A computed fold for a 1460-nucleotide RNA from an uncultured bacterium, annotated as small-subunit ribosomal RNA. The coordinates come from a structure-prediction model, not an experiment, and the mean pLDDT is 84.
RNA sequence: AACGAACGCUGGCGGCGUGCCUCAUACAUGCAAGUCGUGCGAGAAAUUCCUGAGCAAUCGGGGAGAGUAAAGCGGCGAACGGGUGAGUAACACGUGGGUAACCUACCUUAAAGACCGGAAUAAGCCUCUGAAAAGGGGUCUAAUACCGGAUAAUAUUCCGAGGGGGCAUCUUCUCGGAAUUAAAGGUUGCUUUCUUUUAGAAAGCUAUCGCUUUUAGAUGGACCCGCGCUCCAUUAGCUUGUUGGCGGGGUAAAAGCCCACCAAGGCUGUGAUGGAUAGUCGGCCUGAGAGGGUGUCCGGCCACACUGGGAUUGAGAUACGGCCCAGACUCCUACGGGAGGCAGCAGUAGGGAAUAUUGCGCAAUGCCCGAAAGGGUGACGCAGCAACGCCGCGUGGGUGAUGAAGUUCUUCGGAAUGUAAAACCCUGUCAGAGGGGACGAAACUCCUGCUUUUAGCGGGAUUGACGGUACCCUCAGAGGAAGCUCCGGCCAACUCCGUGCCAGCAGCCGCGGUAAUACGGGGGGAGCAAGCGUUGUUCGGAAUUACUGGGCGUAAAGGGUGCGUAGGCGGGCAAGCAAGUCAGACGUGAAAACUCCGAGCUCAACUCGGAGCCUGCGUUUGAAACUACUUGUCUUGAGUACGGGAGAGGGAAGUGGAAUUCCUGGUGUAGCGGUGAAAUGCGUAGAUAUCAGGAGGAACACCGGUGGCGAAGGCGGCUUCCUAGCCCGAUACUGACGCUGAGGCACGAAAGCUAGGGGAGCAAACAGGAUUAGAUACCCUGGUAGUCCUAGCCGUAAACGUUGGGCACUAGGUGUUGGAUCGUAAGGUUCAGUGCCGUCGCUUACGCAUUAAGUGCCCCGCCUGGGGAGUACGACCGCAAGGUUGAAGCUCAAAGGAAUUGACGGGGGCCCGCACAAGCGGUGGAGCAUGUGGUUUAAUUCGACGCAACGCGAAGAACCUUACCUGGGCUUGACAUCCUGAUGAAAGUCUCAGAGAUGAGACCCUCCAGCAAUGGGCAUCAGGACAGGUGCUGCAUGGCUGUCGUCAGCUCGUGCCGUGAGGUGUUGGGUUAAGUCCCGCAACGAGCGCAACCCUUGUCCUUAGUUGCCACCUCCGAUUUAUAUCGGGGAGCACUCUAAGGAGACUGCCGCAGAUAAUGCGGAGGAAGGUGGGGAUGACGUCAAGUCCUCAUGGCCCUUACGUCCAGGGCUACACACGUGCUACAAUGGUCGGCACAGAGGGUUGCAAUACCGCGAGGUGGAGCUAAUCCCUAAAGCCGGUCUCAGUUCAGAUUGAAGUCUGCAAUUCGACUUCAUGAAGGAGGAAUCGCUAGUAAUCGCGGAUCAGCAGGUCGCGGUGAAUACGUUCCCGGGCCUUGUACACACCGCCCGUCAAGCCAUGGAAGUCGGGAGUACCCGAAGUCCCGUAAGGGCCGAAGGUAAAACCGAUAACUGGGGCU
Repeated sequence: AACGAACGCUGGCGGCGUGCCUCAUACAUGCAAGUCGUGCGAGAAAUUCCUGAGCAAUCGGGGAGAGUAAAGCGGCGAACGGGUGAGUAACACGUGGGUAACCUACCUUAAAGACCGGAAUAAGCCUCUGAAAAGGGGUCUAAUACCGGAUAAUAUUCCGAGGGGGCAUCUUCUCGGAAUUAAAGGUUGCUUUCUUUUAGAAAGCUAUCGCUUUUAGAUGGACCCGCGCUCCAUUAGCUUGUUGGCGGGGUAAAAGCCCACCAAGGCUGUGAUGGAUAGUCGGCCUGAGAGGGUGUCCGGCCACACUGGGAUUGAGAUACGGCCCAGACUCCUACGGGAGGCAGCAGUAGGGAAUAUUGCGCAAUGCCCGAAAGGGUGACGCAGCAACGCCGCGUGGGUGAUGAAGUUCUUCGGAAUGUAAAACCCUGUCAGAGGGGACGAAACUCCUGCUUUUAGCGGGAUUGACGGUACCCUCAGAGGAAGCUCCGGCCAACUCCGUGCCAGCAGCCGCGGUAAUACGGGGGGAGCAAGCGUUGUUCGGAAUUACUGGGCGUAAAGGGUGCGUAGGCGGGCAAGCAAGUCAGACGUGAAAACUCCGAGCUCAACUCGGAGCCUGCGUUUGAAACUACUUGUCUUGAGUACGGGAGAGGGAAGUGGAAUUCCUGGUGUAGCGGUGAAAUGCGUAGAUAUCAGGAGGAACACCGGUGGCGAAGGCGGCUUCCUAGCCCGAUACUGACGCUGAGGCACGAAAGCUAGGGGAGCAAACAGGAUUAGAUACCCUGGUAGUCCUAGCCGUAAACGUUGGGCACUAGGUGUUGGAUCGUAAGGUUCAGUGCCGUCGCUUACGCAUUAAGUGCCCCGCCUGGGGAGUACGACCGCAAGGUUGAAGCUCAAAGGAAUUGACGGGGGCCCGCACAAGCGGUGGAGCAUGUGGUUUAAUUCGACGCAACGCGAAGAACCUUACCUGGGCUUGACAUCCUGAUGAAAGUCUCAGAGAUGAGACCCUCCAGCAAUGGGCAUCAGGACAGGUGCUGCAUGGCUGUCGUCAGCUCGUGCCGUGAGGUGUUGGGUUAAGUCCCGCAACGAGCGCAACCCUUGUCCUUAGUUGCCACCUCCGAUUUAUAUCGGGGAGCACUCUAAGGAGACUGCCGCAGAUAAUGCGGAGGAAGGUGGGGAUGACGUCAAGUCCUCAUGGCCCUUACGUCCAGGGCUACACACGUGCUACAAUGGUCGGCACAGAGGGUUGCAAUACCGCGAGGUGGAGCUAAUCCCUAAAGCCGGUCUCAGUUCAGAUUGAAGUCUGCAAUUCGACUUCAUGAAGGAGGAAUCGCUAGUAAUCGCGGAUCAGCAGGUCGCGGUGAAUACGUUCCCGGGCCUUGUACACACCGCCCGUCAAGCCAUGGAAGUCGGGAGUACCCGAAGUCCCGUAAGGGCCGAAGGUAAAACCGAUAACUGGGGCU
């Protein structure tokens, strides 16, 4: 796009079309083929009139009805028209021819004729049988019915002569001769004769309709032929009337069409035979076309008429509405017997998803009959039903903004529906009502006129189913008339709500797991519109069967290889021919359809006219380039001869050495062997080792090589014999002898098979030992087939260059093998092989590239999504194993190739890191602290879960905090803003009740401006907006944070490369802590990171000295003999220090290494040396990492509660498990006494000195200090004493008693003190953590939080080590590279069995059914033959019997397969 459609929702009108696709199933009822009286004979009735009889009913006769109806004989028609598509793969159909092998009623044309006779019969009447259908007998009669005779040719047959044509038999014309064959009358008019005189009959003439014979035509048919015409080769051979001949029969006619005889043919790979399916064509649908699909309506042809067989009649049938027979079915029956055939039109049942009225009319068109009038016609013309299709029309038009209401959305401002509605002004299609009202109709016929009687022409009359329809006019009135599908992408159209992997959607991809443009609904929108969607089917897109117009190295696809048959294709020149080819002409290619032009219905659909088209076939004329064919010729393709050459080419025979094993003997002794390590095994009966000799089998080291040979498989010691191919060279010869190759034939690794040998080594199976969770394996010890030979099978391989063969053409470079040739050599040229690299070109890319996968030609083989499956069945081959050929159902939406970026690897290379190693100290064991899990509980609030949760949020839960639980209260609320109304203070103090919140009462007091009204401010109460939520979603979010990781990476612009993803840059060579730097480079630059800039610390300088400092100077006091010491003051700023600014370090200098670089190593100087130490600083990104309980925030939820206030409780529970810590286990220690040295901080609600009290925690008291001024303020250490290896003078848990402090309050549940008590613990299993220098370890101090509470945390200083060979390994990371079937990325992907459900399918003892054939039996009707007849014979449908094959269905059981 289309449809003979169906289904869902919806539905106003009209026109034109179309309408059982299924059961060629069965049919009630009616109709569908009759007509002619001008062929013939005979001939009613109802009714009515007249009349007679009768009382009447009624009966008799006559007339009309009526020469009518019905029936019969006869003629024509019934063979057309109409239906259906079962059968048919065929001369059935289409197309073009042939008939010299034919027929043709009615019609036309032409010629001739139609004479004389005869015998019957139906109807009728009589009679008989039967239920009926129907039939028998007798008798009468007519014809255009039937028969005889005559005549007769240009008819038919035969004979003779002559001419022409053709295609073999033949055919045609002319002449002559012989034989044979015919008929029917009817009607009209006129005339005559006869009889009767109304009229009739006969004859003749005329007209007309018929009749007979023949001719020609037209029309219709018959037969034959060329070409075209579906699928299966898993159908490969078929055929006996078969193929042909002679003779005969038969037919309208050729012919094995049929028969007798003779011959043995005929068809087939260009697909016979068999099977399946199917009416065929014009056309129709689709498509750019070529094609593909289809055959409904209309038209041509064919076939069929319940199924099968058969003839008759006829011009024509083997006959839809005829006959006979058989069969099935239905109906009637008196049971004896009969009747029937809707695939005609309607209609019924059934089937089905599904297909109409038992209508009107012969008015038109056509057909049959008739002289005609006319009759018939379910053909046809119309109407009815159905949106089934095509076409047309309408459902209104204009104006109309306050952009109404409603609804939807919202950022709450608004937006959309939307000029849409309303409203106003109009119009009047369709439908409705009224009125008018067709075309289609012109004839025939009749009347009449003209004409030449006719034929013909003019006028008049007559005829309409549709239909009072179309159409026209008038009327009223916007009134009666819109739906369906879709809105994630493809694909035009977006939002809200509901739902929550549910319900559902879905053509493909795919949507749905709480913010769904994808489900359902609402709003809005898009598309089409009396329809819109869905389903089905066909073509297209699909170049996805490729003729036009594809492919085969790796995606599916080159046969394992050769030889060769048929076939296909084929070198140069010349001539001929004209089959192919090309051109012209003629015929045909029906109509309709299609295209164009025009015309008619108001348009269109539809219809009509003209033209084109119908791409084809045939005949004929011509051309001769190319192909074919014929002839001649040529040498370049191909081949032969000659001379050389290389070679694991093949076959046979012989022969050689090394090695393994075995045997014999000698020497010799305890092991050998084997492995990652072992064991099995061998060995004291003497192994292994070693020497000598012997046996036997198999294979041939070195040479040996991307070397050689062969068609492939394949071929390897040496010698001989036989044998094939190849290469080179120069001549001669043949003269296209060539290439390919369906079938066919041959060869064909290994394994395997058969028979016979052989058997050293090796070695499936097998045994043992190991390994392992297991180990039917890998490893080891043994070991049989086999491997070897002979003969024969098998016929397959990743038989691979995954690349069929041949020929030609198309840049090169560099090896190598064998020749020839030039050259002194080096080397060059050329031919044939064999490799590598590479240009053009090709290719999806990879790659190929004169050895093509390039460019062309020829031939063969093969492919068409994955799985099922190289399976099943069948066939062929094989001894078997198995091979060759080779499906389908079903199932999936992919399977696959090449390349890219990542990720990964028990891949590789390079390199880092307390990663390992080397060390030091811990954790894991104990007690306690703390966090978590679990458990418990009214509640034990919540979050965090590998590293990267677990002394985490929490820098500090007794109340508060607090979010949890129990109980008691409040409801505009504990808190914010606003509005309305009322009140006047609010607050504060006190008393009472209560656990408190709270409630009640009392006291106190009355804001500001204004004279006032009133206004403002504050507060309370009532009401309304709203508040509030630590309720949910961190997977809706912002912000912040963790982690990889302070790892060295991550990117961009332009350019270049690539079809593209993408690459390059960023890779490479060095180097670095570093993508740090240098060099190189189709890259050149740049950005975020690195580094540096910042802070701190280490050295120096300058500046500045108070609260810091005190060397020098000086004063005072104390002590001392004195020097001197101590304390204080002045002076000073030198030093320390403080805090500002500078300097300094940059591989700067030297040497060496390196590439003259970057850089490294060493050295000098220096406080510091190669980033000096430390900190801050965290790229692109990853983990849907963490946080809605910091904060913010979308959505959802609660609103006398999930909000808020209060009291008490809980977060502190405790069988247990884990993490992080503290204290220890002691002598490098504990304890007692004495002595010494920090830094960084904090302090007025505070730090607090001296002093006094207390054993102590602490208390009293308070100088000083808002701080370089005062206070908090060290411990380890050092000196000395003691303890002496023990559960201790270690360790301190636990518990008792008594206290201190903070606080409203220490019971649940604080810290501290004193006295007493004195648990576990004796260095911690597997495992595991930190640390590389002022670090680890060890020691104490301070801060935040905080009323109080520190073993945590954040800081500070004191003392102060050990070790690093090194990068194999573990972990993490970076760069390059490689493989990949991974991409949620190895925590990936994925294979097979088993278990379960479902589905289709193979096999199968059997069972059931089907079609076709064979043999035999029986043998209807019927043609033909024989017979006088009865009857018989040939053939023969259906039926029966028998055996086997084929196809299908089903089946216990069984096999595999697919999906989940």